[in-house]
Molecule: transfer RNA
Organism: Acidobacteriota bacterium
RNA sequence: UCCGGGGUAGCUCAACUGGUGGAGCAGGGCACUGUUAAUGCCAAGGCUGUGGGUUCGAGCCCCACCCCCGGAG
Numbered sequence: 001u002c003c004g005g006g007g008u009a010g011c012u013c014a015a016c017u018g019g020u021g022g023a024g025c026a027g028g029g030c031a032c033u034g035u036u037a038a039u040g041c042c043a044a045g046g047c048u049g050u051g052g053g054u055u056c057g058a059g060c061c062c063c064a065c066c067c068c069c070g071g072a073g
Base pairs, nucleotide, nucleotide: 001072002071003070004069005068006067007066010025011024012023013022019056028042029041030040031039049065050064051063052062053061
């Protein structure tokens, strides 16, 4: 330098050919218990890497850039 994959909640990952972004774990509260753990219930947590573009509407499509992984030279 070129090619491919990826970047979404604190972490690991979803989101069905564009139509209101979810789950598990962690953390918080409550119940249960002699206590802890386990278990159950509840709530919270996101401008989807950055900046533009297309569209009535973008996590998803297009362009540029940044970062991570793999390959080629």